[in-house]
RNA sequence: GCUGCCGGGUGGGUAGUCGCUCCCGGAAACGGGAGAGGAAAGUCCGGUCUCCAUAGGGCAGCGUGCCGGCUAACGGCCGGGGUUCCGUAAAGGAAUACGGAAAGUGCCACAGAAAACAUACCGCCUUUUCAGGUUCAUUCCUGAGGAGGUAAGGGUGAAAAGGUGCGGUAAGAGCGCACCGCGGCUGGAGUAAUCCAGCCGGCAGGGUAAACCCCACGCGGAGCAAGACCAAAUAGGGGAGGAGGGACGGCCCGUCCCGCUCAACUUCCGGGUAGGUCGCUAGAGCCGGACAGCAAUGUCCGGCCCAGAGGAAUGACUACCGCCCUCACGGGUACAGAAACCGGCUUAUAACCCGGCAGCCGCU
Numbered sequence: 001g002c003u004g005c006c007g008g009g010u011g012g013g014u015a016g017u018c019g020c021u022c023c024c025g026g027a028a029a030c031g032g033g034a035g036a037g038g039a040a041a042g043u044c045c046g047g048u049c050u051c052c053a054u055a056g057g058g059c060a061g062c063g064u065g066c067c068g069g070c071u072a073a074c075g076g077c078c079g080g081g082g083u084u085c086c087g088u089a090a091a092g093g094a095a096u097a098c099g100g101a102a103a104g105u106g107c108c109a110c111a112g113a114a115a116a117c118a119u120a121c122c123g124c125c126u127u128u129u130c131a132g133g134u135u136c137a138u139u140c141c142u143g144a145g146g147a148g149g150u151a152a153g154g155g156u157g158a159a160a161a162g163g164u165g166c167g168g169u170a171a172g173a174g175c176g177c178a179c180c181g182c183g184g185c186u187g188g189a190g191u192a193a194u195c196c197a198g199c200c201g202g203c204a205g206g207g208u209a210a211a212c213c214c215c216a217c218g219c220g221g222a223g224c225a226a227g228a229c230c231a232a233a234u235a236g237g238g239g240a241g242g243a244g245g246g247a248c249g250g251c252c253c254g255u256c257c258c259g260c261u262c263a264a265c266u267u268c269c270g271g272g273u274a275g276g277u278c279g280c281u282a283g284a285g286c287c288g289g290a291c292a293g294c295a296a297u298g299u300c301c302g303g304c305c306c307a308g309a310g311g312a313a314u315g316a317c318u319a320c321c322g323c324c325c326u327c328a329c330g331g332g333u334a335c336a337g338a339a340a341c342c343g344g345c346u347u348a349u350a351a352c353c354c355g356g357c358a359g360c361c362g363c364u
Base pairs, nucleotide, nucleotide: 001360002359003358004357005356006355007354008353009352010351012321013320014319015318016317017316018315020035021034022033023032024031025030037335041346042345044344045343046342047341048340049223050222051221052220061219062218063217064216065215066080067079068078069077070076081098082096083095084094085093086092099214100213104212105211106208107207108206121154122153123150124149125148126147127146128145129144130143131142132141133140162180163179164178165177166176167175181203182201183200184199185198186197187196188195189194227278228277229276230275237269238268239267240266241265244258245257246256247255248254249253285304286303287302288301289300290299291298292297322333323332324331325330
């Protein structure tokens, strides 16, 4: 220097013109200031806040699940342990939903004798019957069948009732022994998960709990369109006043309807809609430093104010510069757009920068 992997970060800049939202000043004209993100996204998890519900406890349901720590909280983060994988390796690295299968129930395709109260297809061994051959001799050999032993070997399967070796046996077998594994006890290290050592027991028994289930712990519901306040017009509700009123026809008057259990009308009150205001952005806040801690993180000190609109602003154009493609002309400049707020996780992301590790090349 190049390439790869891992971790962290940036994520176009400057100036001008015209606009948009909010704030400040101003009577106005106008002037000044602020104005998207690392994910604003998915809405997956946790919280703040608000309203509703709620004596306490249980059942049901949902979630979480090795240990310790951090945190407001978490299914997040940090540190540690176990297991699995890569690797000759206890070097180093990666992954990890990692409580319980010696409570119960279920399931385990195909193949296979057997998939769980174990069993026996081929084989191996013993014995016996028959047939053939053979021998001094049921003496030996071969084949077929019966009775029994065995689980070494073969075969099936993702998985077959510990593994390797030696002894042992008719053949075999934890049948015996050594080591590994498993279970129990004791001792030691560690806060713990767990690890190490010794002794004892030939030794429980397949897997599956991202199957039901059991155990432990946690969880009330809805969500800023939460919710609170002010409050037109119209309709309807309530209180007070109010004794006759309304319609039609007609010259006096008549007819019909409503009402005195209070109408029309007047006035007052309350709920509530449109509309307006608040909630609403100074906060588990940001930047820098010191200290404690392996770290996550915490404490202290100093500095800073950084969108709050609401059907929803954050834009457009020009010039120069940066970066990428191209010989050049020229073209492109990622993913993506706040909606009460905060902490995480996940997903998307052109180009560039920093650190670590590995490999290769060059120079000294």